RNA sequence: GGGCCUUUAGCUCAGUUGGUUAGAGCACAGUCCUGAUAAGACUGGGGUCUGUAGUUCGAAUCUACAAAGGCCCA
Numbered sequence: 001g002g003g004c005c006u007u008u009a010g011c012u013c014a015g016u017u018g019g020u021u022a023g024a025g026c027a028c029a030g031u032c033c034u035g036a037u038a039a040g041a042c043u044g045g046g047g048u049c050u051g052u053a054g055u056u057c058g059a060a061u062c063u064a065c066a067a068a069g070g071c072c073c074a
Base pairs, nucleotide, nucleotide: 001073002072003071004070005069006068007067010026011025012024013023019057028044029043030042031041032040050066051065052064053063054062
């Protein structure tokens, strides 16, 4: 320098022909349970979907550019 892949909650990851309020597990907070923990049950908080433009009635999803990380080739 070229090609490809990834970026979504604190962490690890889903997200189906683009469609109304974006999800799970773990973690965190509260309540219950216990003599007290652990475990368990219930409830809850937490998101500029990497950024900027564009397409569209409508974008996490499509397009372009940029950023960060990874793999391969030279």
This is a predicted structure of a 74-nucleotide RNA (transfer RNA) from an uncultured Dehalococcoidia bacterium. Its Rfam family is "tRNA". Rfam describes the family as follows. Transfer RNA (tRNA) molecules are approximately 80 nucleotides in length. Rfam classes the family as a transfer RNA. The sequence was found in a public genome assembly.